[in-house]
RNA sequence: UAACGGCUUUAGGGGUGUUCCGAUACAGGAGCUGAGAAAAUACCCUUUGAACCUGAUCCAGAUAAUGCUGGCGAAGGGAAAAGCACGGUUAGCUAU
Numbered sequence: 001u002a003a004c005g006g007c008u009u010u011a012g013g014g015g016u017g018u019u020c021c022g023a024u025a026c027a028g029g030a031g032c033u034g035a036g037a038a039a040a041u042a043c044c045c046u047u048u049g050a051a052c053c054u055g056a057u058c059c060a061g062a063u064a065a066u067g068c069u070g071g072c073g074a075a076g077g078g079a080a081a082a083g084c085a086c087g088g089u090u091a092g093c094u095a096u
Stems, first nucleotide, its partner, number of pairs: 001091004005086001006084005011046004016040001017032005052077003058071004
């Protein structure tokens, strides 16, 4: 010095399932997994992109049940910019 990482601000993207009770419907309560399961403006993600969607009423395993776990997936899509007084990692240059 550069890149990455970290942090800040603004902008944007996304998901909210399953079982039981209740129940005309709506609202509500409890259990499971998870960062997040109807509302929290919280959580996650923003191209170095598995946040999320399609494939998918998919396949295998497990479960009370469920994308619950793995595969699919070196598949296809998918939303960004600026700054930092940080000195953490790597690389280059210079000096000793």